[in-house]
Context: one part of a larger RNA
RNA sequence: GCCAGGGAGUUUAUCUAAGUGGCGAGGGUAAGGAACUUUCAUUCCGUACUCGAAGGGAAACCAAUAACCCGCAGUUUACGAGGGGUAAGGUGUGAAUAGCGCCUAAAGUCACUUGGGUAUGACCCGAGACUGUGCGAUCUAAUCUUGGGCAAGGUGAAACGGAGUUUGUAGCUUCGUGGAAGCCUGAAGCAGUUCUGUGUGCAUGCGUUUGUGUGACCUGAGAUUAGAGGUGAAAAGCCAAUCGAGCACAGUGAUAGCUGGUUCCUGCCGAAAUAGGCCGAAGUCUAGUCCGGACAGAGAUAGUUGAUAUGGUAGAGCUACGGAUUGGAGAGUCUGGGAGGGAAACUUCUCGCUUUCCUGUCCAACUCCAAAUAUAUUGACGUCGUAGAAGUCCGGAAACGGUGGCACUGGGGUAAGCUUGUGUCACGAGAGGGGAACAACCCAGACUAUGGUUAAGGUCCCUAAAUAUUUGCUAAGUGUUAAAGGUCGAAGGGCGUAUAACACCAGAGACAGAGGGGAGGUAUGCUUAGAAGCAGCAAUCCUUUAAAGAAAGCGUAACAGCUCACCUUUCAAGGUGUUAUGCCCCGAAAAUGGACGGGGCUAAGCAGAUUACCGACACCAUAGACAUACAUAAAUUGUAUUGUAGUAGGCAGGCGCUCUGUUAGGGUAGAACUAUCUUCGUGAGAAGAUAGGGACCUAAUUGAGUUGAGAAUCCUGGU
Numbered sequence: 001g002c003c004a005g006g007g008a009g010u011u012u013a014u015c016u017a018a019g020u021g022g023c024g025a026g027g028g029u030a031a032g033g034a035a036c037u038u039u040c041a042u043u044c045c046g047u048a049c050u051c052g053a054a055g056g057g058a059a060a061c062c063a064a065u066a067a068c069c070c071g072c073a074g075u076u077u078a079c080g081a082g083g084g085g086u087a088a089g090g091u092g093u094g095a096a097u098a099g100c101g102c103c104u105a106a107a108g109u110c111a112c113u114u115g116g117g118u119a120u121g122a123c124c125c126g127a128g129a130c131u132g133u134g135c136g137a138u139c140u141a142a143u144c145u146u147g148g149g150c151a152a153g154g155u156g157a158a159a160c161g162g163a164g165u166u167u168g169u170a171g172c173u174u175c176g177u178g179g180a181a182g183c184c185u186g187a188a189g190c191a192g193u194u195c196u197g198u199g200u201g202c203a204u205g206c207g208u209u210u211g212u213g214u215g216a217c218c219u220g221a222g223a224u225u226a227g228a229g230g231u232g233a234a235a236a237g238c239c240a241a242u243c244g245a246g247c248a249c250a251g252u253g254a255u256a257g258c259u260g261g262u263u264c265c266u267g268c269c270g271a272a273a274u275a276g277g278c279c280g281a282a283g284u285c286u287a288g289u290c291c292g293g294a295c296a297g298a299g300a301u302a303g304u305u306g307a308u309a310u311g312g313u314a315g316a317g318c319u320a321c322g323g324a325u326u327g328g329a330g331a332g333u334c335u336g337g338g339a340g341g342g343a344a345a346c347u348u349c350u351c352g353c354u355u356u357c358c359u360g361u362c363c364a365a366c367u368c369c370a371a372a373u374a375u376a377u378u379g380a381c382g383u384c385g386u387a388g389a390a391g392u393c394c395g396g397a398a399a400c401g402g403u404g405g406c407a408c409u410g411g412g413g414u415a416a417g418c419u420u421g422u423g424u425c426a427c428g429a430g431a432g433g434g435g436a437a438c439a440a441c442c443c444a445g446a447c448u449a450u451g452g453u454u455a456a457g458g459u460c461c462c463u464a465a466a467u468a469u470u471u472g473c474u475a476a477g478u479g480u481u482a483a484a485g486g487u488c489g490a491a492g493g494g495c496g497u498a499u500a501a502c503a504c505c506a507g508a509g510a511c512a513g514a515g516g517g518g519a520g521g522u523a524u525g526c527u528u529a530g531a532a533g534c535a536g537c538a539a540u541c542c543u544u545u546a547a548a549g550a551a552a553g554c555g556u557a558a559c560a561g562c563u564c565a566c567c568u569u570u571c572a573a574g575g576u577g578u579u580a581u582g583c584c585c586c587g588a589a590a591a592u593g594g595a596c597g598g599g600g601c602u603a604a605g606c607a608g609a610u611u612a613c614c615g616a617c618a619c620c621a622u623a624g625a626c627a628u629a630c631a632u633a634a635a636u637u638g639u640a641u642u643g644u645a646g647u648a649g650g651c652a653g654g655c656g657c658u659c660u661g662u663u664a665g666g667g668u669a670g671a672a673c674u675a676u677c678u679u680c681g682u683g684a685g686a687a688g689a690u691a692g693g694g695a696c697c698u699a700a701u702u703g704a705g706u707u708g709a710g711a712a713u714c715c716u717g718g719u
Base pairs, nucleotide, nucleotide: 001719002718003717004716005715006714012119013118014117015116016115017114018113019112020111021110022109023108026051027050028049032045033044034043035042055062056061065087067086068085069084070083074079075078088104089103090102091101092100093099123261124260126258130251131250132249133248134247135246141225142224143223144222145221146220147219148218149217150215152185153184154183155181159177160176161175162174163173164172165171189212190211191210195207197206198205227243229239230238231237264654265653266652267651268650269649274287275286276285277284278283290396291395292394293393294392295391299384300383301382303381304380305379306378307377308376309375310374315369316367317366322363323362324361327358328357329356330355331354332353333352336351337350338349339348340347341346402427403426404425405424406423407422408421410420411419412418432443433442434441447624448623449622450621451620452619453618457614458613459612460599461598462597466611468610469609470608471607472606473605479601480600492586493585494584496583497582498581499580500579501578502577503576504575505574513570514569515568516567517566519543520542521541524538525537526536549564552563553562554561625644626643627642628640629639630638631637655708657705658704659703661701662700663699664698665697666696673692674691675690676689677688678687679686680685
């Protein structure tokens, strides 16, 4: 891992609601007792007590409707159970006959069943912990008592002796003896540094290298210290493979707002991820939203359109206020600062401040203005509704982590598959077709089957359908990609190309090309070594002309020289420029080789027009199932502008298992069970046949439940 078996909403008490039944202004007994009985059980007694029939008030205390109207079902069309409204009453407060609070015109109670709440282990498994009582120092820490052990070698302290030196006992030198030391090398022993060696063998080993090895040394045996306690040359180390508080048992099924799991079928409806409170943010309560039931009895209303109101957001504006703010001109202020003139009075300039005019801007906490949406009321249309809507009440929930698209081009942010809002749609809880693939993008809401028609999107091949028709554009493989994310492709450029508009020139000859001219005063003046059109500065005239600059460029040391502007001839018909738009090009760089989905395509690309076809669980047709409603006395049949996606969840109806009472049966002429097949049923499942098997089994109906497994790192066994 697989297989088999086991494995999770239960018990009692009580409250509450519904259903069924008994009795009913009453209902019920409890403990206990008696009778009967083989047992299970049943019947009778027992009125203590309990719920209800009256409430209000802290209490003293006081103490309650059958008045009128509307009106559903129904029928005699006006009555009208129940229902609704108005009015009235009791009591408390109070001065009140006011107002306000609670209550009032009779239905309860007991039993059983089911849903839910509370307590109980309370659907099952799961802590880390806490408390109590014991057991542990055969491991290990420290200490005590008593024993044991440390090959060999090296170094050579003190002390002592001899000799020398010395005046000398001293001191010093030297030789010898000697054998100290938390000394050295190193065996046993003890340790455990490195290889970041090897190894996981029922749990720290093994090897190498290494440290220590007469000492604060190692070690045997026997003792002592115990769990908030010990011991510790201190690492929160060690206290029996367990230590930031040992182990065993008990309290104990501790508790867990946390994780995981929770077992048959079908039908009907179908959410929320929001608001408020909470030591609240992994939870929970109330409301909203969902489900079931009852009451009730006629309107309800998402949408469209009209009318009437509400308002200060977007925008806009600011000599309309508050505040911010650019430049210019004018005037005032010399009792604002600075500088100058003057002996002073005074005066001039400049900056500043105030103010007028012109000019340029800005605002969430500015508004002279001012939308669109929106909201409220109301009318019409549409939709839903007597097959019972809206509403009210009772019972049951789940959920309270949301996410994406679009609009507001909302607020925050450089931005985000970011964050935070409002509205709406979708996913969540939604299958199918398209988008290459792809929760939320486009189409479209799946009861079952068969056939057809379309949607989005497509029609060269992969791949169903046009190598369709028509008019243009593109030459870049641009493109062949609906868009967000991914992707990309910007500012700025292009004598690429197409279209349109405007302006100007043009047979009195344009534009381009080719031939010719392009002169004189003059080498203008100045400067300068020189400056002659062409280093630089100033000026930039006149003449001859068809035309020709005191020169647009190359050139020279300076000249020279070559072009240009300008004019003419030749040629011959369009040319030059600007603006706008479409497609295209440059701008254009990333790491394995590479993506239009691919092949490939010059259309099978882009733009416009047209007609066919393909293409969904959509729509239509036919047949069938179920739900709901109606008709029929009923079974059942028929009808319908009806419905049948679905997580959490609610409700309903069924299937199967074990046992039980009653009724009825089967079985050695073959029960249960196993295997295979067939049939029936929407399904859980049921029936039958064949083979095996060899002794029990079942139907209908009633009741009771340790009643259904694929998951829980589930448990046990097998393999």
A computed fold for a 719-nucleotide part of an RNA from a Candidatus Nanoarchaeia archaeon, annotated as large-subunit ribosomal RNA, domain II.
Its Rfam family is "Archaeal large subunit ribosomal RNA". Clan: LSU clan. Rfam links the family to the GO terms ribosome and structural constituent of ribosome.
The organism belongs to Candidatus Nanoarchaeia, within Archaea.